[in-house]
RNA sequence: GGGGGAUUAGCUCAGCUGGGAGAGCGUUUGGCUGGCAGCCAAAAGGUCAGGGGUUCGAGUCCCCUAUCCUCCAC
Repeated sequence: GGGGGAUUAGCUCAGCUGGGAGAGCGUUUGGCUGGCAGCCAAAAGGUCAGGGGUUCGAGUCCCCUAUCCUCCAC
């Protein structure tokens, strides 16, 4: 330098064919319990990496940029 892949909650990751942003773990609160463990319930938590485009509508499609992984080349 070229090809491919990844980037979504604090962490690990889903999101199918463009229309509701989610799960587990963690955190907080409440309940049960002798109980700071365990179990149950609820809640909070998001610039969907950044920018632009297409569209009535974009996490999803297209382009550019950034970072990481990988293969090839040097």